[in-house]
């Protein structure tokens, strides 16, 4: 100096939403490439629908109460209680517990789908506990 066990102590998160490179009127804007993610889109297989439209992203999907509107039995705004499903902080399982259980898009039109063609890379927030396995990065050693 390097260093096995051990031992302490550490890592933000939903989410596809990130890193890099070059320009240029530069603290912004433009463009590529990688990666990741979404559509659309052949044979084969499926399927019988077509304004009571029809689909697409995403967990966000049904059901019931109560109230207001509309109308020719149905729908449409609010609240409200479950629910299908989602998340809960290093990964994974197994459990408690808390939360979400929205929203927007296409524009008569799309099953699947190889080639190909096309799109996105924003927003939001923070990190409750037990139990068993496995890593990483520091520092003892």
């Nucleotide at each position: 100096a390097a260093u096995a066990a051990g031992u302490u102590g550490u890592a933000g998160c939903c989410u596809a939403a990130a890193u890099c490179c070059g320009c240029c009127g530069a603290u912004g804007g433009c463009g590529g490439a990688u990666g990741c993610g979404g559509g659309g889109g052949a044979a084969c297989c499926g399927a019988u629908a077509g304004u009571a439209g029809g689909g697409g992203c995403g967990u966000a999907u049904u059901u019931c109460c109560c109230g207001g509107g509309a109308u020719a039995u149905u729908u449409u705004c609010g609240g409200g209680a479950a629910u299908a499903g989602g998340g809960u902080a290093c990964u994974u399982c197994c459990a408690a517990u808390c939360c979400c259980g929205a929203g927007c898009c296409c524009g008569u039109c799309a099953g699947c789908u190889a080639a190909c063609c096309u799109c996105g890379c924003a927003g939001g927030c923070g990190u409750u506990u037990g139990g068993a396995a496995g890593g990483g990065c520091a520092a003892u050693g």
Annotation: The RNA shown here (c-di-AMP riboswitch aptamer (ydaO/yuaA leader)) has 141 nucleotides and comes from Candidatus Sulfobium mesophilum. The coordinates come from a structure-prediction model, not an experiment, and the mean pLDDT is 81. The model forms 96% of the base pairs in the Rfam consensus. Its Rfam family is "c-di-AMP riboswitch aptamer (ydaO/yuaA leader)". Rfam describes the family as follows. This family represents a conserved RNA structure found upstream of the ydaO and yuaA genes in Bacillus subtilis and related genes in other bacteria. The ydaO/yuaA element is thought to act as a genetic 'off' switch for the ydaO and yuaA genes in its native state. It is believed that the element may be triggered during osmotic shock leading to activation of ydaO, a predicted amino acid transporter gene, and members of the yuaA-yubG operon which code for KtrA and KtrB K+ transporters. Gene Ontology terms of the family: regulation of gene expression and cyclic-di-AMP binding.